[in-house]
Record summary: This is a predicted structure of a 72-nucleotide RNA (transfer RNA) from a bacterium. The coordinates come from a structure-prediction model, not an experiment, and the mean pLDDT is 83. The sequence is in RNAcentral, with records from ENA.
RNA sequence: GCCGGCGUAGCUCAGUGGUAGAGCAAACGUUUCAUAAGCGUUAGGUCCCAAGUUCGAUCCUUGGCGCCGGCA
Numbered sequence: 001g002c003c004g005g006c007g008u009a010g011c012u013c014a015g016u017g018g019u020a021g022a023g024c025a026a027a028c029g030u031u032u033c034a035u036a037a038g039c040g041u042u043a044g045g046u047c048c049c050a051a052g053u054u055c056g057a058u059c060c061u062u063g064g065c066g067c068c069g070g071c072a
């Protein structure tokens, strides 16, 4: 330099056009003499950035940035 993949909650990841979810972690409650485990509840998001398409974009298109891999 060229090609491909990925970017979503603190972490690991779903979500393939119609108001964004799970597990773990956190806080609180419950249980216990107490702690842990278990159970329940709650909070937590500029969906990497910008533009475009669309009535409507996390999702489609283009460009940029970052990470990973392949080729040279």
Stems, first nucleotide, its partner, number of pairs: 001071007010024004018055001026042005048064005